[in-house]
């Protein structure tokens, strides 16, 4: 940086410093001087990785392996904490249309190169 796969209708903010701008890109539309984006502190969310521990199941077993769906504990490593990925998107299928699926794009993890 290319690539693969999984997810993307749920969840979570206060404080300092700073000072126009920010919500990937277009077009909408919204957020912001009652202070945005950044950055720092604390805190909190969520379960993608693996680890320990519990609980179920396979099994002749204190080998071994699946598992958690109101998503078991607990620290960790990402990573999130406005709005459904803020809506819509090149194409493609259905539909008279609205409009629906699927792509695409974009993100976050996790491998591979």
């Nucleotide at each position: 940086a290319u690539u693969u796969c999984a997810u993307g209708c749920a969840g979570a903010g206060u404080g300092g410093c700073u000072g126009a701008g920010g919500g990937a890109c277009g077009a909408g539309c919204c957020c912001u001087g009652a202070g945005a984006c950044g950055c720092c502190a604390c805190g909190g969310c969520a379960a993608c990785c693996g680890g320990a521990c519990c609980g179920g199941g396979a099994g002749a077993a204190c080998a071994u392996c699946c598992u958690g769906g109101c998503c078991g504990u607990c620290a960790g490593g990402u990573g999130c904490c406005a709005a459904c990925u803020c809506u819509c998107g090149a194409c493609c299928c259905g539909g008279a249309a609205a409009c629906g699926g699927g792509g695409a794009a974009c993100a976050u993890g996790a491998g591979a190169u």